[in-house]
């Protein structure tokens, strides 16, 4: 670069020992030890593997399903914690135009696979 996913789901020990959640802003986790390493364990189901249907004269490759889970990643606070960029609702003031709210939408940007 593309293409698919991102509302679910998964904790224990031993080490350190002060910040972390990338930025801001909010709001959280954190000396009753957080973030990080190290080992066990786990979750899932992308690769993967077995099946059944579709396509075909037939195969093979591809699509969909199930259904498993040995290997190759991943991942195990919070929606990818939430918000930044554009649009939608709804209340409130209401002449324009504002405030406020909301796991409503889409974009950017990130992440995790597989080319």
């Nucleotide at each position: 670069c593309u293409c698919a996913u991102c509302g679910a789901g998964a904790c224990c020990g031993g080490c350190u020992g002060a910040g972390g959640g990338a930025u801001a802003g909010g709001c959280c986790c954190g000396a009753a030890g957080a973030c990080g390493c190290c080992g066990g364990g786990g979750c899932a189901a992308c690769c993967c593997g077995u099946g059944a249907c579709g396509c075909u004269a037939a195969c093979c490759a591809c699509g969909u399903c199930a259904c498993g889970a040995a290997g190759g990643u991943g991942c195990c606070a919070a929606c990818u914690c939430c918000u930044a960029c554009g649009g939608g609702g709804a209340u409130c003031u209401c002449a324009a135009g504002g405030a406020u709210c909301c796991g409503c939408c889409g974009a950017c940007a990130g992440a995790u696979g597989a080319g």

Predicted 3D model of a 115-nucleotide RNA (SAM riboswitch aptamer (S box leader)) from a marine sediment metagenome. Of the family's consensus pairs, 94% are formed in the model.